[in-house]
The part of an RNA shown here (small-subunit ribosomal RNA, 5' domain) has 518 nucleotides and comes from an uncultured bacterium. The RNAcentral record of the full RNA draws on Greengenes. The prediction has a mean pLDDT of 81.
Context: one part of a larger RNA
RNA sequence: GGAUGAACGCUGGCGGCGUGCUUAACACAUGCAAGUCGAACGGGAAACCUUUUAUUGAAGCUUCGGCCGAUUUAAAUUGUUUCUAGUGGCGGACGGGUGAGUAACGCGUGGGUAACCUGCCUUGUACAGGGGGAUAACAGUCAGAAAUGACUGCUAAUACCGCAUAAGCGCACAGAACUGCAUGGCUCGGUGUGAAAAACUCCGGUGGUAUGAGAUGGACCCGCGUCUGAUUAGGUAGUUGGUGGGGUAACGGCCUACCAAGCCGACGAUCCGUAGCCGACCUGAGAGGGUGACCGGCCACAUUGGGACUGAGACACGGCCCAGACUCCUACGGGAGGCAGCAGUGAGGAAUAUUGCGCAAUGGGGGAAACCCUGACCCAGCAACGCCGCGUGAGGGAUGAAGUUUUUCGGAUUGUAAACUUCUGUCCUCUGUGAAGAUAAUGACGGUACCAGAGUAAGAAGCUCCGGCUAACUACGUGCCAGCAGCCGCGGUAAUACGUAGGGAGCAAGCGUUAUCC
Numbered sequence: 001g002g003a004u005g006a007a008c009g010c011u012g013g014c015g016g017c018g019u020g021c022u023u024a025a026c027a028c029a030u031g032c033a034a035g036u037c038g039a040a041c042g043g044g045a046a047a048c049c050u051u052u053u054a055u056u057g058a059a060g061c062u063u064c065g066g067c068c069g070a071u072u073u074a075a076a077u078u079g080u081u082u083c084u085a086g087u088g089g090c091g092g093a094c095g096g097g098u099g100a101g102u103a104a105c106g107c108g109u110g111g112g113u114a115a116c117c118u119g120c121c122u123u124g125u126a127c128a129g130g131g132g133g134a135u136a137a138c139a140g141u142c143a144g145a146a147a148u149g150a151c152u153g154c155u156a157a158u159a160c161c162g163c164a165u166a167a168g169c170g171c172a173c174a175g176a177a178c179u180g181c182a183u184g185g186c187u188c189g190g191u192g193u194g195a196a197a198a199a200c201u202c203c204g205g206u207g208g209u210a211u212g213a214g215a216u217g218g219a220c221c222c223g224c225g226u227c228u229g230a231u232u233a234g235g236u237a238g239u240u241g242g243u244g245g246g247g248u249a250a251c252g253g254c255c256u257a258c259c260a261a262g263c264c265g266a267c268g269a270u271c272c273g274u275a276g277c278c279g280a281c282c283u284g285a286g287a288g289g290g291u292g293a294c295c296g297g298c299c300a301c302a303u304u305g306g307g308a309c310u311g312a313g314a315c316a317c318g319g320c321c322c323a324g325a326c327u328c329c330u331a332c333g334g335g336a337g338g339c340a341g342c343a344g345u346g347a348g349g350a351a352u353a354u355u356g357c358g359c360a361a362u363g364g365g366g367g368a369a370a371c372c373c374u375g376a377c378c379c380a381g382c383a384a385c386g387c388c389g390c391g392u393g394a395g396g397g398a399u400g401a402a403g404u405u406u407u408u409c410g411g412a413u414u415g416u417a418a419a420c421u422u423c424u425g426u427c428c429u430c431u432g433u434g435a436a437g438a439u440a441a442u443g444a445c446g447g448u449a450c451c452a453g454a455g456u457a458a459g460a461a462g463c464u465c466c467g468g469c470u471a472a473c474u475a476c477g478u479g480c481c482a483g484c485a486g487c488c489g490c491g492g493u494a495a496u497a498c499g500u501a502g503g504g505a506g507c508a509a510g511c512g513u514u515a516u517c518c
Stems, first nucleotide, its partner, number of pairs: 001518004006514005013390006019383002021348001026346003030343003035090003040087002043084006051076004060067002097301003106226008116218002121214007129163001131161002138153006168181002185206002188204003192200002227273001229271001234264003239261008276298004280291004303324005326337004354380001356379001358377001362376001363374004393423004403414001405412002427459001428455005437445001462507005467488003473502005483490002
């Protein structure tokens, strides 16, 4: 000199774009952060409509017996629409957070898999025949304070299970035999048969099953690189290799039985310490050195430890089970919870924001769609935390006013500075109009940006320094005291170095100090 996720002191007008718990991976009140599909399914609720039955019985007619039946109510039934607890499907493995652990094939880089998987998507081929038994919901009974659960009975499916079919697949190729593995429909539109809203035919749409290829995503292996300590020198028994078996999507001591005795190490094993890695960022002429906030890629973790289930994918932040610590509820028998999601609270700390608006845009999940969900995201709020831009006025104005300071008492200085005068109106204040962003329609931001008109120089300057390094000097006070100080050093009666004042220098909505890096 440059830099910072900074903090502290003094000061502080506006705007744009960014950034904002570096400490306790400490504990968390409250709300929200992952749902969706009724075009998979059976129920339930509500509204409307059709028809039927019963009920009420106005007006009218009457031979006074009744007839007719507007209207009211109830039940059943058909249809339409809406909602939905449950079964079922897809998604909750993405998105969002954090950096505790990890010195490792974790990351970076370059290769390999004749050792692999891949839902949704694209594309090709083939198929979809015929059956069955349950179960939630619901109803009833029972247990419990609750969480929740037990028994009996009923029912549906794109839920579940067989059978048939087997081109295809099950070992790279060829031949033979044998064996194994599938399926699910739905709705809308059109069409025809039909008395028909039933049922059936055909076409289109959308799904299903098997399989080939692709794309995407993932898994594994290898070469090289990747902090410090030798005041850590030996380490290792599933350890190193083989055979058989098991397991996996797949290779492999990954696991297991047996056999052999290997394997790693001064080119630093093992052990201790520290640490997420990288693209990048800071600095530097570069080589290097330092850092790993924001943004992007990878990894790891989700109160601590362990485990699997489901699934294409997890050993799963807002899923399950067990154990531990902690918190809460309890009728003491037993239960509930997990902010390192967004806000927010306490604690810790020098220190870090709102319990905001909206799904309008971009993107994601579900759905045929309408649409629903989305603290991702888009915006707004707070903070000079950073960078950038603008302003705090401009021209004229000498009697060089007054006042201050100083003085050799003549003057000098502040100083064109002010006053005064002529202008301007950025920012600001008020009024009016008013977007783009998004279009078929839909705008949180927002009556915001921008534009137009009006108004008054009004409302807007500080901080540090002035002995040398280092730009900038005098007076008074103090008297080795009080104090200053980055280094050299100032201060003991004439201090340009302390304190104050006047003046000056530098930067400027900032200026200094502290901390850290080059």